Record summary
RNAcentral holds the sequence, with entries from ENA. A computed fold for a 76-nucleotide RNA from a Clostridia bacterium, annotated as transfer RNA. The same sequence occurs in records of 2 taxa. Lineage of the source: Bacteria > Bacillati > Bacillota > Clostridia. Model confidence (mean pLDDT): 81 of 100.
[in-house]
RNA sequence: GCUGGGGUAGCUCAGCCGGUAGAGCAGCUGAUUCGUAAUCAGCAGGUCGAGGGUUCGAGUCCCUUCCUCAGCUCCA
Numbered sequence: 001g002c003u004g005g006g007g008u009a010g011c012u013c014a015g016c017c018g019g020u021a022g023a024g025c026a027g028c029u030g031a032u033u034c035g036u037a038a039u040c041a042g043c044a045g046g047u048c049g050a051g052g053g054u055u056c057g058a059g060u061c062c063c064u065u066c067c068u069c070a071g072c073u074c075c076a
Stems, first nucleotide, its partner, number of pairs: 001072007010025004019056001027043005049065005
């Protein structure tokens, strides 16, 4: 340099053919307990890496770009 994968909640990851963004763990509150843990119920938490485009509508499609992982190749 080229090709491909990944970037979504604090963490690990889903999200199918474009149609209201989710799970588990962690956190908070409550119940239970003498207390803790465990368990149960509930709550909160997101500019979907960034910028633009297409569309009535984009996490998803297109372009540019940043980070990261893997592979390939090359002249001088």